Bacterial RNase P class A from uncultured Gemmiger sp., 339 nucleotides, folded computationally. NCBI's taxonomy places the organism under Bacteria, Bacillota, Eubacteriales, Oscillospiraceae, Gemmiger.

[in-house]
């Protein structure tokens, strides 16, 4: 890193089930069939339902953040790039911006956005004053790149030669990046602090919702309005107002809305982005084909008891609309590669 999740068998005892028989229509017999890798958290992503006969866009809020990819999607995976760990196989980054702005660096210490406390030098009216100086000392986590060498009044990239940093060209390379090379000399750190830049995003939930029954073909509360056109009128058009998924807004669309009954039946409820085996691509996540399988649907809630025989296998551990992750618990024995 994989897969496993004791097997088989007899008698009794439970949920659900297409078929077959029987039946006194209530069911009964045969048979198939029954909790997990985590079912756990409820931490992400969706599928599905309703708002809705239609919706659309901005702002907010919220996620996410090197790159290239895989997915139905994610905050998830695969690879790879850069930083850092570790003999080593590996392992670990909440990894865009500090030249848009704002904010913070306590205490020390002369100064943390530029500053001289001691110290070298260099003049003077010489126990003091002015210039210069950041190589030495000191404080500190951090001090006008770092180390050496010539140079200097003394010294500084001032020069130089290795290095880091930036920059700016060529190579490789889809990409992030990177070999090589040239440059001039370099004023700090923090975005898991505000915040900017780029993508992304309606709410709500299976207690969603649907029929059915009952005190229901009921019963109650609000709203049905304003201008203006056309029309003989009846009416029709327009625009405002007023509702109808949003935290707030504007386009749009529509034309009544709302509230009164049970722990009642019924469906939703399992055919799925589903497993299984081969093959072919792919470095991998995965993808495409072909052939096979149907494997819980409870409702205070079903899988339990004994007998026997076998085995390392029992620790964590019980479905509630289903599915892809992540996290966390955990006992045994295999398998396969590294170092």
């Nucleotide at each position: 890193g994989g897969a496993c999740a004791u097997a088989c068998g007899g008698c009794g005892g439970c949920g659900g089930g297409a078929c077959a028989c029987c039946u006194u229509c209530g069911g009964g017999u045969g048979c198939c069939u029954g909790a997990g890798g985590a079912a756990a958290g409820u931490c992400c992503g969706g599928g599905c339902u309703u708002c809705a006969c239609a919706g659309a866009g901005a702002c907010a809020g919220a996620g996410c953040a090197a790159c290239u990819g895989c997915u139905a999607a994610c905050g998830g995976c695969a690879g790879c790039c850069g930083g850092g760990g570790g003999u080593g196989a590996c392992c670990c980054c909440a990894g865009g911006g500090a030249a848009a702005g704002u904010g913070c660096a306590a205490c020390a210490g002369a100064a943390a956005g530029a500053a001289a406390c001691c110290g070298c030098c260099c003049g003077c009216u010489u126990u003091g004053c002015g210039g210069g100086u950041a190589a030495g000392g000191a404080u500190g986590g951090a001090a006008a790149g770092g180390c050496g060498a010539g140079g200097u009044a003394a010294g500084a990239g001032c020069u130089c030669a290795c290095c880091a940093g930036c920059g700016c060209a060529c190579u490789g390379g889809c990409g992030a990046c990177u070999u090589u090379g040239c440059g001039g000399c370099u004023a700090u750190g923090u975005a898991a602090a505000c915040c900017c830049u780029g993508c992304u995003u309606g709410a709500a939930g299976c207690a969603a919702c649907a029929u059915c029954c009952g005190u229901a073909u009921g019963g109650g509360a609000c709203a049905c309005g304003u201008u203006g056109g056309c029309g003989a009128a009846a009416g029709c058009c327009a625009a405002c107002a007023g509702c109808g998924g949003a935290g707030u807004c504007u386009c749009g669309c529509g034309c009544g809305u709302c509230c009164c009954g049970g722990a009642g039946a019924u469906g939703g409820c399992g055919u799925g982005a589903g497993c299984c085996u081969u093959g072919c691509g792919g470095c991998g996540a995965c993808g495409c084909a072909a052939g096979g399988c149907c494997a819980a649907g409870a409702a205070a809630g079903a899988u339990c008891g004994u007998c026997g025989u076998u085995u390392a296998a029992u620790a964590c551990a019980g479905a509630a609309c289903c599915c892809g992750g992540c996290u966390u618990a955990c006992g045994g024995a295999c398998c396969a590669g590294u170092c």